[in-house]
Context: one part of a larger RNA
Molecule: large-subunit ribosomal RNA, domain VI
Organism: Patescibacteria group bacterium
């Protein structure tokens, strides 16, 4: 820009991708076949098999240089507490998110047309013949649908519902702002005081593992009590204290009656 008023929201599928992979055990049945070794077809069921794909973060782990404790060296600091710097100084754990090794689900069945095969009836051609004769059938991991996605630029531009449209008037979209399991930028999605969008505070949860001070014991390094303590980044959940203020813009109103 178009889709022939303008927009919000939900749909339909023309037509595109995608996937549709393997194998083993049982039962049938040691039956059918076989002299005996051996050893089925069809059918049904199973997998805690291989390999593939998606989607997850409970559960095992992995990472977590804004969380937690030990501790080494030297600096600050009188001491102590603290705190810089040394690969995050090492070193032990570990939230949230993100992850695979790690969970869960599928890779199913039916149907339709077929290929090569196989066959039914049947003549040219009194027989014979599955037929580059009419007519009919069966028949593959392949084809089409089914199964999962995108999809009305499908110019054949589709469908249903609201909503608004002659003026200090408007449905409804943007900017700017507060943000996001979205994100390079734009684009998505959620707030925007009629508000829990983010921030802070509170409460939890969940990490680390028992702070400082004091007190007591011991010469002392040190242990013990207070004390499952102190602190804690992303979790939950609640609370307008703080920031979403203020402001600026685009837009349909066209004939005909």
């Nucleotide at each position: 820009c178009g889709u022939u008023g303008g927009a919000a929201g939900a749909u339909u599928g023309a037509g595109g991708g995608g996937a549709c992979a393997c194998u083993u055990c049982c039962c049938u049945a040691g039956u059918a076949c076989g002299a005996g070794a051996g050893g089925a077809c069809c059918g049904g069921g199973a997998a805690u098999g291989u390999g593939g794909a998606a989607a997850u973060c409970c559960c095992u782990g992995g990472u977590g240089u804004a969380c937690c404790g030990g501790u080494u060296g030297u600096c600050a600091c009188a001491c102590a507490a603290u705190g810089g710097c040394a690969u995050c100084g090492c070193c032990g754990g570990g939230u949230a998110g993100c992850u695979a090794u790690a969970u869960u689900u599928c890779c199913a069945g039916u149907c339709g047309a077929u290929a090569a095969a196989c066959a039914c009836u049947g003549a040219a051609a009194g027989c014979a013949u599955c037929u580059c004769a009419a007519g009919u059938g069966u028949g593959a991991a392949g084809c089409g649908c089914a199964c999962c996605u995108c999809a009305a630029g499908a110019u054949u531009a589709a469908u249903c519902u609201u909503c608004c449209c002659c003026a200090u008037g408007g449905a409804g979209c943007c900017c700017c702002c507060c943000c996001g399991a979205a994100g390079a930028u734009g684009a998505c999605g959620g707030g925007u005081u009629u508000g829990a969008u983010a921030g802070g505070c509170u409460a939890c949860a969940g990490g680390u593992g028992u702070a400082a001070g004091u007190a007591c014991a011991g010469u002392a390094a040190u242990g013990u009590a207070u004390u499952c303590a102190g602190c804690c980044g992303a979790g939950u959940a609640g609370u307008a204290c703080u920031a979403a203020c203020a402001g600026g813009g685009c837009c349909a109103u066209c004939u005909c009656c």